[in-house]
Context: one part of a larger RNA
RNA sequence: CGUUAGAGUAUUGAGAGGAGUCUCCCUUAGUACGAGAGGACCGGGGAGAAUACACCGCUGGUGUGCCAGUUAUCGUGCCAACGGUACACGCUGGGUAGCCAAGUGUAGAGUGGAUAACUGCUGAAAGCAUCUAAGUAGGAAGCCCACCUCAAGAUGAGUACUCUCACCGCUAUAAGCGGUUAAGAUCACGGGAAGAACACCCGUUAUAUAGGCACUAAGUGUAAGUACAGUAAUGUAUUCAGCUGAGGUGUACUAACAGAUCGAGGG
Numbered sequence: 001c002g003u004u005a006g007a008g009u010a011u012u013g014a015g016a017g018g019a020g021u022c023u024c025c026c027u028u029a030g031u032a033c034g035a036g037a038g039g040a041c042c043g044g045g046g047a048g049a050a051u052a053c054a055c056c057g058c059u060g061g062u063g064u065g066c067c068a069g070u071u072a073u074c075g076u077g078c079c080a081a082c083g084g085u086a087c088a089c090g091c092u093g094g095g096u097a098g099c100c101a102a103g104u105g106u107a108g109a110g111u112g113g114a115u116a117a118c119u120g121c122u123g124a125a126a127g128c129a130u131c132u133a134a135g136u137a138g139g140a141a142g143c144c145c146a147c148c149u150c151a152a153g154a155u156g157a158g159u160a161c162u163c164u165c166a167c168c169g170c171u172a173u174a175a176g177c178g179g180u181u182a183a184g185a186u187c188a189c190g191g192g193a194a195g196a197a198c199a200c201c202c203g204u205u206a207u208a209u210a211g212g213c214a215c216u217a218a219g220u221g222u223a224a225g226u227a228c229a230g231u232a233a234u235g236u237a238u239u240c241a242g243c244u245g246a247g248g249u250g251u252a253c254u255a256a257c258a259g260a261u262c263g264a265g266g267g
Stems, first nucleotide, its partner, number of pairs: 001153001005164007015150004021049007033038001051107005059101004066094005071086006110145001112144002118138004166180005184262004188204005209255003212251005218244003225238005
């Protein structure tokens, strides 16, 4: 911009893409077959491999938010307690959320349809024969459908429901031009398990959107200070402490204020 007024929500599915895999075991059955050695089709059940998609309750990885230990050195006057640097975490031990796989879940289901090579039935031309000429049956991981995803720019622009259906000016009186609005939308503002920008989604005081604050799942692992024991290093008690808490619940304390713009006529 179009879809023949302007919008919001929900849909149909023309069409497109994805998937489609393989192995082993048990059974049928040591049966059919075969002198034996050996050893099935068909059918039923089970276990996996790789791949794809999703997720983080479990097992873990990361986790330069977080907690603890520790070396050297510098600093806060000294002790103690802390801070800086040693990587753009000094090193080490752990680790929430998030992200992730090695973890977990799901998937490849069909007694469907039409066929290929091929196998047939009936059967003439051609008294026989012949799967074919008329007629008719089967038959593949392949084709179509079924399964998953996108999808009306499918210009062939579909369908349903709901909302708004108003005013002004100019003029060549035309389905004209311009303006203000409606439903609605955009910007703006607070944000997000959404994200390069854009887009998408939520909220904007009639409020839990983010921050703060309170409590807390969880992490680390028993803070500092003081007292006691020990010559001391250190240990014990106060103390499952202290610190953190991207997660959860609550709470208007702070900020979502103030606003701006676009946007409707054919029969």
The part of an RNA shown here (large-subunit ribosomal RNA, domain VI) has 267 nucleotides and comes from Chroomonas placoidea. The organism belongs to Chroomonas, within Eukaryota. Rfam family: Bacterial large subunit ribosomal RNA. Rfam links the family to the GO terms structural constituent of ribosome and ribosome. It is recorded under the gene name rnl.